Small-subunit ribosomal RNA, central domain from a wastewater metagenome, 349 nucleotides, folded computationally.
It matches the Rfam family "Bacterial small subunit ribosomal RNA". Rfam links the family to the GO terms structural constituent of ribosome and ribosome.
The prediction has a mean pLDDT of 89.
Context: one part of a larger RNA
RNA sequence: CUGGGCGUAAAGCGUGCGCAGGCGGUUUUGUAAGCCAGAUGUGAAAUCCCCGAGCUUAACUUGGGAACUGCGUUUGGAACUACAAGACUAGAGUGUGUCAGAGGGGGGUAGAAUUCCACGUGUAGCAGUGAAAUGCGUAGAGAUGUGGAGGAAUACCGAUGGCGAAGGCAGCCCCCUGGGAUAACACUGACGUUCAUGCUCGAAAGCGUGGGUAGCAAACAGGAUUAGAUACCCUGGUAGUCCACGCCCUAAACGAUGUCAAUUAGCUGUUGGGGUACAUGAUGCCUUAGUAGCGUAGCUAACGCGUGAAAUUGACCGCCUGGGGAGUACGGUCGCAAGAUUAAAACUC
Numbered sequence: 001c002u003g004g005g006c007g008u009a010a011a012g013c014g015u016g017c018g019c020a021g022g023c024g025g026u027u028u029u030g031u032a033a034g035c036c037a038g039a040u041g042u043g044a045a046a047u048c049c050c051c052g053a054g055c056u057u058a059a060c061u062u063g064g065g066a067a068c069u070g071c072g073u074u075u076g077g078a079a080c081u082a083c084a085a086g087a088c089u090a091g092a093g094u095g096u097g098u099c100a101g102a103g104g105g106g107g108g109u110a111g112a113a114u115u116c117c118a119c120g121u122g123u124a125g126c127a128g129u130g131a132a133a134u135g136c137g138u139a140g141a142g143a144u145g146u147g148g149a150g151g152a153a154u155a156c157c158g159a160u161g162g163c164g165a166a167g168g169c170a171g172c173c174c175c176c177u178g179g180g181a182u183a184a185c186a187c188u189g190a191c192g193u194u195c196a197u198g199c200u201c202g203a204a205a206g207c208g209u210g211g212g213u214a215g216c217a218a219a220c221a222g223g224a225u226u227a228g229a230u231a232c233c234c235u236g237g238u239a240g241u242c243c244a245c246g247c248c249c250u251a252a253a254c255g256a257u258g259u260c261a262a263u264u265a266g267c268u269g270u271u272g273g274g275g276u277a278c279a280u281g282a283u284g285c286c287u288u289a290g291u292a293g294c295g296u297a298g299c300u301a302a303c304g305c306g307u308g309a310a311a312u313u314g315a316c317c318g319c320c321u322g323g324g325g326a327g328u329a330c331g332g333u334c335g336c337a338a339g340a341u342u343a344a345a346a347c348u349c
Stems, first nucleotide, its partner, number of pairs: 004320003007303002012317001014201001016199002021194003025088007033081002035077008049065006091191001092188004096183004103177007110154001115149007125136002162169002206247006215241002220236004258316006266294012298305002322349003331342004
């Protein structure tokens, strides 16, 4: 290299966009680079192979042939690939109508609850636990009533519901904005697909600057528990959690399942759209795009998957190659740092 794989055994980049590259619909004509056939030149000799010959045989030597699967020139062919020109509409896209949605960004606003503050009523407890104690309270707590402040999050609806490429997204209203589905036509005419390098986004924690801070709460303090208790339990409590801007770039970033396309039994639920039938009703049927549960063939080591495939195929990318050492060292790149990324070897079993 060929070959074998990647749901759970090692292995799908966290996600998309996309240059180069790879691959690419139907059809006509042409060209002849790839491709096919013929001819011809060359492909030294020796070696290898076949048929002979010579040493008594063999090794060995030697004659002839074949072969040297290659390269060049030339003639012809035109199915396929390629290229050039033209045409098409089934892929892809645009326009029109309709529709659903926690998709994104900004602004405003609402009610419940916690906490705090002020005042009133009121008196001895409250809080907490397995039990306690630390803690709060006669300087009037807890309870209750009224008023106020402030921050964060949006009960019910709510759902194997919806939307988004993924991360993720939830009170209500307004503004700006992305994507999707569907119906019937019209238009463009292969404009497609995948994508090394590159670029975008990317939970939580963390970092920088400036704000904010109700609740919760790493660190920390105290009380318990315990042989000890740097914990689990309790009382407090600072970063942080929130906002703006800038970084970080990692997760069991999971469907542990790359993207795109085609083909291959059904049944049941549900979400969005369209059509149709009637006893216009809570109905049935058909179709399309999702989202779930079963299941045939088939696949699988088994578990299981099963038209949303892990079935049957094609295109392209990524990745794997015994365990440990190690996702480490060194070097490079990035970062304010934390660190991230790329990524070995000795040795050992």